[in-house]
RNA sequence: GCCCUGGAGGCUCGAGGGACGAGCGCCGGCCUGCGACGCCGGAGGCUGCAGGUUCGAAUCCUGCCCGGGGCA
Numbered sequence: 001g002c003c004c005u006g007g008a009g010g011c012u013c014g015a016g017g018g019a020c021g022a023g024c025g026c027c028g029g030c031c032u033g034c035g036a037c038g039c040c041g042g043a044g045g046c047u048g049c050a051g052g053u054u055c056g057a058a059u060c061c062u063g064c065c066c067g068g069g070g071c072a
Stems, first nucleotide, its partner, number of pairs: 001071007010024004018055001026042005048064005
């Protein structure tokens, strides 16, 4: 330098064009003598950045940044 792949709540993932969902974690409540387990509720995401396409983009296109892999 070229090619492939990934980047999303604190963590791990889902969402393959209709505007984000789950598990774990965290906070509050119930339960308990206190905890744990269990149950209920809640906060937390403008999806790596910038453009483009579209009525509408996490999703499609272009460039860039970061991680991983391959070739030279």
Record summary: This is a predicted structure of a 72-nucleotide RNA (transfer RNA) from an Acidimicrobiia bacterium. The sequence is in RNAcentral, with records from ENA. The coordinates come from a structure-prediction model, not an experiment, and the mean pLDDT is 82. It matches the Rfam family "tRNA". Gene Ontology term of the family: triplet codon-amino acid adaptor activity.